[in-house]
C1' cells in the first nucleotide's frame, strides 16, 4: 500500500417557524348535584387555551420457528399423526445461539452442509449393457486339465492346432453405479493368490463425557438410495388481545309476586282443576356503547467475578409510544459524505428477507521499505 475475511456500530447533523398523539400540572369554565338567609357557597367536571417530559426499527416486514400470557379441553397408559436429527453445552423454550467432530471449498484468515440408521425387514434403479446384488462374458486373454485332428519320435513321450468340453475377468464396450482401488510379485491366462500404500470392518487397546480419532489385528465377508417406506432417540392438546375480564343502556322477549278478579277466553255441554289474556314493582341474560387487558420487562446500561465460548451470577444506574380511523409531520436556512429499505397495534427470543452510505475493531494474504 493492495486484495481479503470475521465481529461491533450508525442510518443525514445542527438552528428556528409552524404543527400532531399520550401524560403529568396551571387555567377559563359548559352540565349536573348538594346547600341556602335565594345574594350566593361547595363539589363535579364536557369544550377550550397554556406550560412541561417523551414520542417507530435494525429491520416495527414475512408470520416461518420457540415462548409468556389468556380461556376452553384433559385420570393414567398406548396406538395413530406431525416435527427434530453428528456430540457437548446454553436458554423459558427452539427448526436459534456457542465450542467440538466429521465431509466439501479456499494459499489462508475463513466459508458452506437435509449430517441418526443399510448388519431389523419391505422396496426401487427408466435407457444403455453379456450382466444391476450372492450378478455377468458381447469384444477379448490363456492352453494348464480331459477330449479329437495333425506332425515328429530314440515309442517313453513331446510339439502344433484353439475345434470340442474348458480355464479367466487383466484390457475394451455400456451405464450415474459394474462386486474393493493403485502398483510390485505371481501366474498357462488370471484372481486379495502373496506383499506394500490407499479404502473398509459389529475385532483389540489407547485418548475424549461424547460425536471421533490414533494405533495394531483382519484379506475383504458387508455397492447405493432413508429428500422411498420403514427403525431408534427427544419433543408436540386446541384456539388466539377479534384471546379473555368488568360496567351496562333503548327496544323486543324471559322469571317472581302484587293487582284489575267471584273477570274474559281454551281444554269443555256441567262442576272441579289447569292454561292465556290487561297493569305495576323486583330480579336475572345477551345486544349497542363503554372500561380494562396495554405495556416494569426471561428489560437496558455500567462494573466486577465465572466460563475457551454461548451465556450467568452479583452490585450501582436508568424508565424507554400506548394509539384505537389509528400520533411522530411540514416549512425555511446552513454543512456535508446529499441520505438507502422501510412505520409500532399483546409483549419477548430467534431466523429470514429488503437496505444510500459510512465508522470502529480482530485477523489472513501479496508487494514495498528499514
Nucleotide at each position: 500500500g493492495g486484495a481479503g475475511u470475521c465481529g461491533g456500530c450508525c442510518a443525514g447533523g445542527c438552528a428556528g417557524u409552524c404543527g400532531c398523539g399520550u401524560c403529568a400540572c396551571c387555567u377559563u369554565g359548559a352540565u349536573c348535584c348538594a346547600c341556602u338567609u335565594c345574594g350566593g357557597u361547595g363539589g363535579u367536571g364536557a369544550a377550550g387555551g397554556g406550560u412541561g417530559c417523551c414520542g417507530a426499527g435494525g429491520a416495527a416486514a414475512g408470520u416461518c420457528c420457540g415462548g409468556g400470557c389468556u380461556c376452553c379441553a384433559c385420570a393414567g397408559g398406548g396406538c395413530a399423526c406431525g416435527g427434530u436429527g453428528c456430540c457437548a453445552g446454553g436458554u423459558a423454550a427452539c427448526g436459534c445461539c456457542u465450542g467440538g467432530g466429521c465431509g466439501g471449498c479456499g494459499c489462508g484468515a475463513g466459508c458452506c452442509g437435509a449430517c441418526g440408521g443399510a448388519a431389523a425387514g419391505u422396496g426401487c434403479a427408466a435407457c444403455a449393457g453379456a450382466g444391476a446384488g450372492c450378478a455377468g462374458a458381447c469384444c477379448g486373454c490363456c492352453g494348464a486339465a480331459c477330449g479329437g485332428u495333425c506332425c515328429c519320435u530314440c515309442c517313453g513321450g513331446g510339439g502344433a492346432u484353439g475345434c470340442g468340453u474348458g480355464g479367466c475377468a487383466a484390457g475394451g464396450g455400456u451405464g450415474a453405479a459394474a462386486c474393493g482401488g493403485u502398483g510390485c510379485g505371481g501366474u498357462a491366462a488370471g484372481a486379495g493368490c502373496g506383499c506394500a500404500c490407499c479404502g473398509c470392518g459389529a475385532g483389540u487397546c489407547u485418548g475424549g463425557c461424547a460425536a471421533c480419532a490414533g494405533a495394531c489385528c483382519g484379506g475383504c465377508a458387508c455397492g447405493g438410495c432413508a429428500a422411498a417406506c420403514c427403525c431408534c432417540a427427544c419433543c408436540g392438546g386446541g384456539a388466539g388481545c377479534a384471546a379473555g375480564a368488568c360496567c351496562a343502556a333503548a327496544u323486543a322477549g324471559g322469571g317472581a309476586c302484587c293487582u284489575c278478579a267471584u273477570g274474559a277466553c281454551g281444554c269443555u255441554g256441567c262442576c272441579c282443576g289447569c292454561g292465556u289474556c290487561g297493569g305495576g314493582u323486583c330480579c336475572g341474560g345477551g345486544u349497542a356503547g363503554g372500561u380494562u387487558g396495554c405495556u416494569c420487562g426471561a428489560g437496558c446500561g455500567u462494573a466486577u467475578c465465572g466460563g475457551u465460548g454461548a451465556c450467568g451470577a452479583u452490585g450501582c444506574g436508568c424508565c424507554u409510544a400506548g394509539a384505537g380511523g389509528a400520533a411522530u409531520g411540514a416549512c425555511u436556512g446552513u454543512c456535508c459524505a446529499c441520505g438507502a429499505c422501510a412505520g409500532a397495534a399483546c409483549c419477548c427470543g430467534g431466523c429470514u428477507u429488503a437496505u444510500c452510505g459510512g465508522c470502529c475493531g480482530g485477523c489472513u494474504c501479496c508487494g514495498c521499505c528499514a
Predicted 3D model of a 370-nucleotide RNA (Bacterial RNase P class A) from Novilysobacter spongiicola. The model forms 93% of the base pairs in the Rfam consensus. The source organism's lineage runs through Bacteria, Pseudomonadati, Gammaproteobacteria, Lysobacterales and Novilysobacter. A source record names the gene rnpB. Its Rfam family is "Bacterial RNase P class A". The family's RNA type in Rfam is ribozyme.